A computed fold for a 73-nucleotide RNA from Myxococcales bacterium UBA1203, annotated as transfer RNA. The coordinates come from a structure-prediction model, not an experiment, and the mean pLDDT is 80. The organism belongs to Myxococcales, within Bacteria. Its Rfam family is "tRNA". It is annotated as a transfer RNA.
RNA sequence: GCGCUGUUAGCUCAGCCGGUAGAGCACCGGCCUUUUAAGCCGAGGGCCGCCGGUUCGAUCCCGGCACAGCGCA
Numbered sequence: 001g002c003g004c005u006g007u008u009a010g011c012u013c014a015g016c017c018g019g020u021a022g023a024g025c026a027c028c029g030g031c032c033u034u035u036u037a038a039g040c041c042g043a044g045g046g047c048c049g050c051c052g053g054u055u056c057g058a059u060c061c062c063g064g065c066a067c068a069g070c071g072c073a
Base pairs, nucleotide, nucleotide: 001072002071003070004069005068006067007066010025011024012023013022019056028042029041030040031039049065050064051063052062053061
C1' cells in the first nucleotide's frame, strides 16, 4: 500500500427483506434471610464510531474517514 471482517447499554453480544433498539452479566431499589451470598421482582442506562448520500423514513443500503483484528504484498 491492497483486500476482508468488526465498531450497538459499564462489559459480552443479538437485531431475519429499511418502519422510532433488545438479552445476559454488572450497577440501583424492593422481597426473602439473623446478616452476607444465592434466589425472586422491578427500575435506570444507548443521538447504534464520525461525516456525507439515497429514501417519506437508515443500526440496516451507498461513499469517505477513524480505530481494531486477520490476510496479501